[in-house]
RNA sequence: CCGUGCUAGACGGGGAGGUAGCGGUGCCCUGUAACCCGCAAUCCGCUAUAGCGGGGUUGAAUUCCUGUCCGAGGGCUUGACUUGUGGGGUCUGGCCGUAGUAAGGGGUGUAGACGGUUGGGUCUUGCGCGACGGAGCUUCUCGAACCGUGUCAGGUCCUGACGGAAGCAGCACUAAGGGAAAUCCUCCGGGUGCCGCAAGGGUGCCUGACCCGAGCUACCUGCUACGGUAUCGCCCGGAAGUCAUUGCUCGGAGGCAGGUGCACGG
Numbered sequence: 001c002c003g004u005g006c007u008a009g010a011c012g013g014g015g016a017g018g019u020a021g022c023g024g025u026g027c028c029c030u031g032u033a034a035c036c037c038g039c040a041a042u043c044c045g046c047u048a049u050a051g052c053g054g055g056g057u058u059g060a061a062u063u064c065c066u067g068u069c070c071g072a073g074g075g076c077u078u079g080a081c082u083u084g085u086g087g088g089g090u091c092u093g094g095c096c097g098u099a100g101u102a103a104g105g106g107g108u109g110u111a112g113a114c115g116g117u118u119g120g121g122u123c124u125u126g127c128g129c130g131a132c133g134g135a136g137c138u139u140c141u142c143g144a145a146c147c148g149u150g151u152c153a154g155g156u157c158c159u160g161a162c163g164g165a166a167g168c169a170g171c172a173c174u175a176a177g178g179g180a181a182a183u184c185c186u187c188c189g190g191g192u193g194c195c196g197c198a199a200g201g202g203u204g205c206c207u208g209a210c211c212c213g214a215g216c217u218a219c220c221u222g223c224u225a226c227g228g229u230a231u232c233g234c235c236c237g238g239a240a241g242u243c244a245u246u247g248c249u250c251g252g253a254g255g256c257a258g259g260u261g262c263a264c265g266g
Stems, first nucleotide, its partner, number of pairs: 001266006009058003012030004020047005035055005064259006073250004078244006085237004091233001093232001094229008103221003106217003115211008123200006129193002132189005138181005148173004156165003
């Protein structure tokens, strides 16, 4: 060096999750020339030599082992954006209110603004006048079976007679009481009056006269201050999604380098 037969090993690996941890089943990535059967998610098997049991193929290198490079992909972190969510009231934000200002617009003003002086009204009190209502006074009228007045037919009573007495009905009058009338007069009342007189008051409003002589107003915009609100912007927190990438971590496949046993025969 060649041949034959064996053995270790290999016949996929990785990520997240789960687990005290490891491996598997299930999910995802990668990859294939990548064995078969049984077990298993409130799960199965095991314990740092960390799937177990049974069978098969290959086997010392293209296939096994170690290191390194590159790096699909995953996880954590970070950032941006979007959506929805909880909260805040610090913002030259938005919206609302109040007060002020008067730059612009509007209105008003030399047919006189604002301001000032003076008077009147509106307001209060007192007195008066009038109207209305009530009562009284006045006038008229009605008004008593008997128990009111007058006169009292008839009838009754007394008397020898003259004469006298009481008295019903009727008639007349009147009391209590009722009714009517229209003024005058007296008293009283008040959701009474384009009424009069006097006094008071003067904040506001209306108004007359006079003086002055150019502003006044704050409706809209603007500006300032204060207060409120929380749909929105803004700020803070946490959630989901998308994208990117700062950092960390695991890492398939692939490239490169190195390593790898025993027996027999030639």
Molecule: Bacterial large signal recognition particle RNA
Organism: Firmicutes bacterium UBA3572